[in-house]
A computed fold for a 105-nucleotide RNA from Thermovorax subterraneus, annotated as TPP riboswitch aptamer (THI element). The prediction has a mean pLDDT of 75. The sequence was found by an Rfam model in a public genome assembly. NCBI's taxonomy places the organism under Bacteria, Clostridia, Thermosediminibacterales, Thermosediminibacteraceae, Thermovorax.
RNA sequence: UAAUACUGCUGGGGGAGCUUCGGCUGAGAGGAGGCUAGCUUCUAGCCUCGACCCCUUGAACCUGCUCAGGGUAAUGCCUGCGUAGGGAAGCAGUUCGCCAUUCUC
Numbered sequence: 001u002a003a004u005a006c007u008g009c010u011g012g013g014g015g016a017g018c019u020u021c022g023g024c025u026g027a028g029a030g031g032a033g034g035c036u037a038g039c040u041u042c043u044a045g046c047c048u049c050g051a052c053c054c055c056u057u058g059a060a061c062c063u064g065c066u067c068a069g070g071g072u073a074a075u076g077c078c079u080g081c082g083u084a085g086g087g088a089a090g091c092a093g094u095u096c097g098c099c100a101u102u103c104u105c
Base pairs, nucleotide, nucleotide: 001097005094006093007092008091009090010089011055012054013053014052017024018023031049032048033047034046035045036044037043038042061086062085063084067080068079069078070077
């Protein structure tokens, strides 16, 4: 000096599916509280907090997608679509590399 990776702080983005209820994939498959509604020991939606992942070098996540091929008990389960269209960042520290200068042999 620039870049990479990691960590921390602050801030921000995001999803929570399938099921034969045993479980499957996944980082995470709704943990706590509140509100509303309903067919009220329950279910659904919303809000706040929490866990987890991601923040432009951006496949976290959304759209295309009630998609295509394969596979499964079933499912974004796998692959493709995908160099597609969108998508939320700043600071500090450490480390590696490169360059320059100085000192010593």